[in-house]
Molecule: SAM-I/IV (S-adenosyl methionine) riboswitch aptamer
Organism: uncultured Sphingomicrobium sp.
RNA sequence: GCAUCAAGAGUGGGCUUGGCGCCCACGCCAACCUGCCUCCCCGGGCAAGGUGGCGGUUUCUCGAAGGAGGAACGAUGCGGCCGGCACGGCAACCAAGCGGGU
Numbered sequence: 001g002c003a004u005c006a007a008g009a010g011u012g013g014g015c016u017u018g019g020c021g022c023c024c025a026c027g028c029c030a031a032c033c034u035g036c037c038u039c040c041c042c043g044g045g046c047a048a049g050g051u052g053g054c055g056g057u058u059u060c061u062c063g064a065a066g067g068a069g070g071a072a073c074g075a076u077g078c079g080g081c082c083g084g085c086a087c088g089g090c091a092a093c094c095a096a097g098c099g100g101g102u
Stems, first nucleotide, its partner, number of pairs: 001078005010026006027054003032050003035046003040101004056073007080090003
C1' cells in the first nucleotide's frame, strides 16, 4: 500500500498480579498465500504446505421495523524450507478430482 472482518468453529489441564489474561494437550473452523483438481484464463472445489482463528470494539447517518450504509481504533493475510543468495534447488495429501472460455 491492497484485500477482508458476513458466516464458521472448544473442551480438558496448569499458571495467575484476578485482566473471560497467559501456557500446554487434543479437537474444530476458515480458501488469505502456495500447491492440487486442466496447459492457460475466469468461476468453483480440496485443510496437503504456509499463516490465522474458535467474543472485534466504539460510534454516526437513513429507516416504522427487520435492516442498510459510513467512520475511527483494532485484527488477519499478501506462502514455507535450503543455498555459495547466481535467481538455483526442495516438500506440499490417502482430499477434491468440476462448470465456462481462448